[in-house]
Context: one part of a larger RNA
RNA sequence: UUGGGUUUAAAGGGUGCGCAGGCGGAUUAUUAAGUCAGUGGUGAAAUCCUACAGCUCAACUGUAGAACUGCCAUGAUACUGAUAAUCUUGAGUGUAUUUGAAGUGGGCGGAAUGUAGCAUGUAGCGGUGAAAUGCAUAGAUAUGCUACAGAACACCAAUUGCGAAGGCAGCUCACUAAACUACAACUGACGCUCAUGCACGAAAGCGUGGGGAUCAAACAGGAUUAGAUACCCUGGUAGUCCACGCUGUAAACGAUGAUUACUCGUUGUUGGCGACACACAGUCAGCGACCAAGCGAAAGUGAUAAGUAAUCCACCUGGGGAGUACGAUCGCAAGGUUGAAACUC
Numbered sequence: 001u002u003g004g005g006u007u008u009a010a011a012g013g014g015u016g017c018g019c020a021g022g023c024g025g026a027u028u029a030u031u032a033a034g035u036c037a038g039u040g041g042u043g044a045a046a047u048c049c050u051a052c053a054g055c056u057c058a059a060c061u062g063u064a065g066a067a068c069u070g071c072c073a074u075g076a077u078a079c080u081g082a083u084a085a086u087c088u089u090g091a092g093u094g095u096a097u098u099u100g101a102a103g104u105g106g107g108c109g110g111a112a113u114g115u116a117g118c119a120u121g122u123a124g125c126g127g128u129g130a131a132a133u134g135c136a137u138a139g140a141u142a143u144g145c146u147a148c149a150g151a152a153c154a155c156c157a158a159u160u161g162c163g164a165a166g167g168c169a170g171c172u173c174a175c176u177a178a179a180c181u182a183c184a185a186c187u188g189a190c191g192c193u194c195a196u197g198c199a200c201g202a203a204a205g206c207g208u209g210g211g212g213a214u215c216a217a218a219c220a221g222g223a224u225u226a227g228a229u230a231c232c233c234u235g236g237u238a239g240u241c242c243a244c245g246c247u248g249u250a251a252a253c254g255a256u257g258a259u260u261a262c263u264c265g266u267u268g269u270u271g272g273c274g275a276c277a278c279a280c281a282g283u284c285a286g287c288g289a290c291c292a293a294g295c296g297a298a299a300g301u302g303a304u305a306a307g308u309a310a311u312c313c314a315c316c317u318g319g320g321g322a323g324u325a326c327g328a329u330c331g332c333a334a335g336g337u338u339g340a341a342a343c344u345c
Stems, first nucleotide, its partner, number of pairs: 003317004007299002012313001014200004021193003025087007033080002035076002038074005049065006090190001091187003094183003098179002102176007109153001113149008124135002161168002205246006215239001219235004257312006265290009294301002318345003327338004
């Protein structure tokens, strides 16, 4: 490389957009590049192969045949391609309704927490398995009123919903995006996938400037213990929050790439459509549960496939060494991406 694979054994890129490339719906005509066919020409000789022969054999040599899988000409036109024309079911647009924690930026709200002030009030509070550190007669804890601050939004809440993924939840306003359904009016294959590339990308971390209530790496103290650089407790700084810029990784998981077609049923639910209707059964798009066949090493999966097929991309090829070294490249750094070998079992 081929083959075989990628939920859990090695293996699906974190996600999307998308140039090149690969692949691509129905009908007709032309062409004849791919494709196919017989025949003709050519494909030097030697070499190679087969048969026979000559040197005592062999190497070697000779004779004959085959082969030279190619090219050219001629012909065929089902399929692929090219060109032209047409079509509507793929794709998109339109009209009408609907849906949602989809995004961005403002405004507003209440509960809780902390702090401060005032008042009431007196000896404890707090914390634990038990304690102690800690706080408190300079009046704490508790209760009430007032003020301020920052962060997060109880109930509703769901096996729910939305988003490409990361993710998204108080209320409201503005702007932006999306999806489903119904109609079948318009365009007429405009499609699928996508190396390189571009964009987005939790948390932590970094830079500059703010902010700082809570929680809390580091750190300090108290316990526990043989020890305790921990688990438990009292404190507590970065950080957690905002703006702008960087980083670019996660068990970024459904550990399951995207798209399309087909394949027995039962049941719940979200949003539409149909229906006068709460009855009803149907249909489309989603989210779940159980299962037939099939698949699977089994667990399981089973129209949201891991079934049956097709196209394109990514990746795997014994364990360790090692996601390391070196080089390159990106980054302010931390580090990221790419990524071996010796050796060893």
Small-subunit ribosomal RNA, central domain from an uncultured bacterium, 345 nucleotides, folded computationally. The RNAcentral record of the full RNA draws on ENA and SILVA.